[in-house]
């Protein structure tokens, strides 16, 4: 230099979070680059930083280093723009409500407003007067076999007669009852009165009669003031999403160059 076996290396990487720190499962990216088995009240290791068990490939275009190129994404930070949420009305930007100043329309008024000062009425007590209604009485009409009243036919008793007596039935007039009707007149009642008299009340509404003489009522809008209220705006503070900028980590990809184990036999 060759070959032949072994072994080292390799057979995913990287960000966040955690962690003393490093890996491993987990979350997210790149991408297909063994298998099994436990890992969040996490598994395991110790600066040479995953642990058990098992497979493959192995000295090189393949492993390790690594200038240079490429730059997925991520982590922080300044600015900037939308949101979100929570705060300040001592934020007088905005909006909103309420009183308060202010006074328009517009209706009334010398046929007298606004005040006043008398008087009444509506309200309320008591009487009394009518009214309406009820009863009573009145009127009429009906109404008694006998126990109502006149009159009493026939018939009955007396009596010698003339008469007399009691009396039913009708007829008539009534009593009690029943029915109708009512003007006077007597009594009761009362959510009746453009009645009457004495009284009570006086706040509100009517009205009248004197005084006085020009305003009364009604309140829109602006504008000022006081107080509330916080829609929007605003400052504060946090949160989230977007982009630029910066630092940072960074897989892939390019790869100049360079390194690279043992035996053993030629």
């Nucleotide at each position: 230099c060759c070959a032949u076996a072994c072994c080292a290396g390799c057979c995913g990487g990287g960000g966040g979070a955690g962690c003393a720190g490093c890996g491993g499962g987990u979350c997210c990216c790149u991408g297909u680059a063994c298998u099994c088995g436990a890992a969040g009240u996490c598994c395991g290791c110790u600066a040479c930083a995953g642990c058990g068990a098992g497979g493959g490939u192995g000295g090189a275009u393949c492993c390790c280093c690594g200038a240079u190129u490429u730059g997925a994404g991520g982590g922080c930070g300044u600015u900037u723009a939308u949101u979100g949420c929570g705060u300040a009305g001592u934020c007088u930007g905005u909006g909103c409500c309420a009183u308060a100043c202010g006074g328009a329309a517009u209706g009334u008024g010398u046929u007298g407003a606004c005040a006043a000062a008398u008087g009444g009425g509506u309200c309320u007590u008591g009487c009394g007067c009518g009214a309406u209604u009820g009863g009573c009485g009145g009127c009429u009409g009906u109404g008694a076999a006998c126990c109502a009243u006149g009159u009493c036919a026939g018939g009955u008793g007396g009596g010698g007669a003339a008469c007399c007596a009691a009396g039913c039935a009708g007829c008539a007039u009534u009593a009690a009852g029943c029915a109708g009707u009512u003007a006077a007149g007597c009594u009761g009642a009362u959510g009746c009165g453009c009645c009457g008299c004495a009284g009570g009340g006086u706040a509100g509404c009517c009205u009248g009669u004197u005084u006085c003489g020009a305003g009364c009522a009604g309140g829109a809008a602006a504008c000022u003031a006081u107080g509330g209220u916080g829609u929007c705006g605003u400052g504060c503070g946090u949160g989230a999403u977007a982009a630029c900028c910066g630092u940072u980590c960074g897989a892939u990809u390019u790869g100049a160059g360079g390194g690279u184990g043992u035996a053993u036999g030629g």